A computed fold for a 519-nucleotide part of an RNA from an uncultured bacterium, annotated as small-subunit ribosomal RNA, 5' domain. The full RNA is in RNAcentral, with records from ENA and SILVA. Its mean pLDDT, the model's own confidence on a scale to 100, is 81.

Context: one part of a larger RNA
RNA sequence: UGAACGCUGGCGGCAUGCCUAAUACAUGCCAGUCGAACGAGCUACUUCGGUAGCUAGUGGCGAACGGGUGAGUAACACGUAGAUAACCUGCCCAUACCCGGGGGAUACGCUUUGGAAACGAAGUCUAAAACCCCAUAGGAAGAUUUAAGGCAUCUUAAAUUUUUGAAAUAAGCUUUGGCUUAGGGGAUGGAUGGAUCUGCGGUGCAUUAGCUAGUUGGUGAGGUAACAGCUCACCAAGGCGAUGAUGCAUAGCCGGCCUGAGAGGGCGAUCGGCCACACUGGGACUGAGACACGGCCCAGACUCCUACGGGAGGCAGCAGUAGGGAAUUUUCGUCAAUGGGCGCAAGCCUGAACGAGCAAUGCCGCGUGGGUGAAGAAGGUCUUCGGAUCGUAAAGCUCUGUUGCGAGGGAAAAAGGAAGAGAAGAGGGAAUGAUUCUCUUUUGAUGGUACCUCGCCAGAAAGUCACGGCUAACUACGUGCCAGCAGCCGCGGUAAUACGUAGGUGGCGAGCGUUAUCC
Numbered sequence: 001u002g003a004a005c006g007c008u009g010g011c012g013g014c015a016u017g018c019c020u021a022a023u024a025c026a027u028g029c030c031a032g033u034c035g036a037a038c039g040a041g042c043u044a045c046u047u048c049g050g051u052a053g054c055u056a057g058u059g060g061c062g063a064a065c066g067g068g069u070g071a072g073u074a075a076c077a078c079g080u081a082g083a084u085a086a087c088c089u090g091c092c093c094a095u096a097c098c099c100g101g102g103g104g105a106u107a108c109g110c111u112u113u114g115g116a117a118a119c120g121a122a123g124u125c126u127a128a129a130a131c132c133c134c135a136u137a138g139g140a141a142g143a144u145u146u147a148a149g150g151c152a153u154c155u156u157a158a159a160u161u162u163u164u165g166a167a168a169u170a171a172g173c174u175u176u177g178g179c180u181u182a183g184g185g186g187a188u189g190g191a192u193g194g195a196u197c198u199g200c201g202g203u204g205c206a207u208u209a210g211c212u213a214g215u216u217g218g219u220g221a222g223g224u225a226a227c228a229g230c231u232c233a234c235c236a237a238g239g240c241g242a243u244g245a246u247g248c249a250u251a252g253c254c255g256g257c258c259u260g261a262g263a264g265g266g267c268g269a270u271c272g273g274c275c276a277c278a279c280u281g282g283g284a285c286u287g288a289g290a291c292a293c294g295g296c297c298c299a300g301a302c303u304c305c306u307a308c309g310g311g312a313g314g315c316a317g318c319a320g321u322a323g324g325g326a327a328u329u330u331u332c333g334u335c336a337a338u339g340g341g342c343g344c345a346a347g348c349c350u351g352a353a354c355g356a357g358c359a360a361u362g363c364c365g366c367g368u369g370g371g372u373g374a375a376g377a378a379g380g381u382c383u384u385c386g387g388a389u390c391g392u393a394a395a396g397c398u399c400u401g402u403u404g405c406g407a408g409g410g411a412a413a414a415a416g417g418a419a420g421a422g423a424a425g426a427g428g429g430a431a432u433g434a435u436u437c438u439c440u441u442u443u444g445a446u447g448g449u450a451c452c453u454c455g456c457c458a459g460a461a462a463g464u465c466a467c468g469g470c471u472a473a474c475u476a477c478g479u480g481c482c483a484g485c486a487g488c489c490g491c492g493g494u495a496a497u498a499c500g501u502a503g504g505u506g507g508c509g510a511g512c513g514u515u516a517u518c519c
Base pairs, nucleotide, nucleotide: 001516003515004514005513006512007511010366011365012364013363014362015361016359017358018324023322024321025320027319028318029317032061033060034059037058038057040055041054042053043052044051045050068277069276070275078201079200080199081198082197083196084195087194088193092190093189094188095187097185098184099183100134101133102132103131109124110123111122112121113120114119139164140163141162142161143160144159145158146157147156148155149154169182170181171180172179173178203249204248205247210240211239212238215237216236217235218234219233220232221231222230252274253273254272255271256267257266258265259264279300280299281298282297283296302313303312304311305310330356332355333354334353338352339350340349341348342347369399370398371397372396379390380389381388382387404456405455406454407453408452409451413446417442418441419440420439421438422437423436424435463508464507465506466505467504468489469488470487474503475502476501477500478499484491485490
């Protein structure tokens, strides 16, 4: 150290957990939401007037975020500093305006029908904030003139002219005059997000020395949000390279992490930023945004279904399975909080997230008892047989209750939002609405958890490695170059402090030792 292995293992807090096969995947979940855009169907209740809810479909927004992985990539991919007079930007904010008139369809439904299925086909009916046409226009594009500015192409302002381009309603309240809120449209600016270009920087091999034909430049055209050989036609023959081109190998990059006095060296797990990828390869569609992990099409490999005609699939999302491997967890709970999508809202969805579970994987903290106790007990070991040592260690006496066990109480994390009641004040003819405030009710997965109180018992909790020198710690027995040890030097062939066992001792301690790797 993201470790693994051996022996051992009491508790808590906080972290971390497929480094290997970007191998293949059973099963469940991971992206929906809106009835205040639209028509219809169904259910319940009904005072038969309607009210409430649900469902598939049309439509809108989202699905380009969030989550995963590191295969590819030596590259403007990343880091850093700049440039865009060469660009785009849904939702959001600000400013000033506008929302007029008309039309034709279609899904769902109904009827008929094909197919094993997946999925269709025909006829017929209908709505819209779906689609189309017209009007209106301070935008855009082009031309001309004038003025100002700059950085070459140009930019800005004014005038004239040509072309072209919009829209949609819904809900609530009304003294039916309208008002309020939400929404729609083009315009200008902002914010946010993105795109492109450039200087510099970070790797090994020269046992890789030449590479290149859209190649390098020009003119014209096309194309793009935009510059550009980006693409094409023609013309020229250029461009790169020992300051290492090209090729091969390796590799996601960075903030950072480890080590070190520093300079350096190594690494790029978790967390954060960027990039790339989504079975393999290719392609576009939709859209503000994708060439799109849980979208589409084609090809390929693989798996599955089949009535053999044809179809279905993509865990490098969360769990989980098989396999590989020394090796890496639960097919858990909740949307309570934070955040995201949709919605006026209530709310719905959310394997993001928050939590719990498993693992001494790591770090930190606590405990396994404290005091007293010499007849230096018994026992073990050694012995020169006198004794020495384990050793105040044990027993005994006494104390405490961290932790544990039992009982009782019991959080913070909750802010809001909504409903009901009330109040304030701007505008308005009024009401709804918008803003602010007060009171009441209501919202916790974790969790009856943390924590607190009471009671009870020394009771339930210590190992591991070493002891020849380096290196802290020694004796006995067994073995006899055997069995074995070993990081280096080296031990072992009959007195082994080096092998094995025992006693003792030393180190660290819920860990200890070994292996691998880095400084």